[in-house]
RNA sequence: AUCUCAUCCAGAAGGGGGGAGGGACCGGCCCUGUGAACCCCUGGCAACCUGGUUGGGUAGUCCUUAAUGCUCCUGUCGGGCGGCUGCCCGACUAAGGCUUACCUGACUAAGGUGCCAAUUCCGGCAGGUGGGGUGCGCCCGCCUGGAAGAUGGGAG
Numbered sequence: 001a002u003c004u005c006a007u008c009c010a011g012a013a014g015g016g017g018g019g020a021g022g023g024a025c026c027g028g029c030c031c032u033g034u035g036a037a038c039c040c041c042u043g044g045c046a047a048c049c050u051g052g053u054u055g056g057g058u059a060g061u062c063c064u065u066a067a068u069g070c071u072c073c074u075g076u077c078g079g080g081c082g083g084c085u086g087c088c089c090g091a092c093u094a095a096g097g098c099u100u101a102c103c104u105g106a107c108u109a110a111g112g113u114g115c116c117a118a119u120u121c122c123g124g125c126a127g128g129u130g131g132g133g134u135g136c137g138c139c140c141g142c143c144u145g146g147a148a149g150a151u152g153g154g155a156g
Stems, first nucleotide, its partner, number of pairs: 002155007013042005021031003025124004043116003048112003051108010062097005072083002075092007120148001125145008
């Protein structure tokens, strides 16, 4: 290069340099010498990835406990043994705990990006639908999906 996933009606600008373009493409409509692109400095927004704090869930390992009842000792079952300590092995149940992994909510903003006119500025393709116009062509809208693009994560 390319493929894939998520998001895109919210939010956030000052200064210095620069000197005519910019808003991806096409059409429209805008921004721009009251200074475009681009570069630098400072500030900010946001929460995609990483990190931190905290709550919940699931699973695994390990640890602790085990009401009632049986004369007493036993969580249950199977096996092996006992006694007055109830012990060993295997499987399992309930409650609690530690820890690990995964999922998820909230907060944070240290790190990696990103962003700071207009919904991605609007439309472009398809389907549906409201209105105007005598019918068609046509004109003005609305809804849903798609395409394209942007940003981030992953693959490569």
The RNA shown here (SAM riboswitch aptamer (S box leader)) has 156 nucleotides and comes from an Anaerolineae bacterium.
Rfam family: SAM riboswitch aptamer (S box leader). From the family's description: The SAM riboswitch is found upstream of a number of genes which code for proteins involved in methionine or cysteine biosynthesis in Gram-positive bacteria.
The coordinates come from a structure-prediction model, not an experiment, and the mean pLDDT is 77.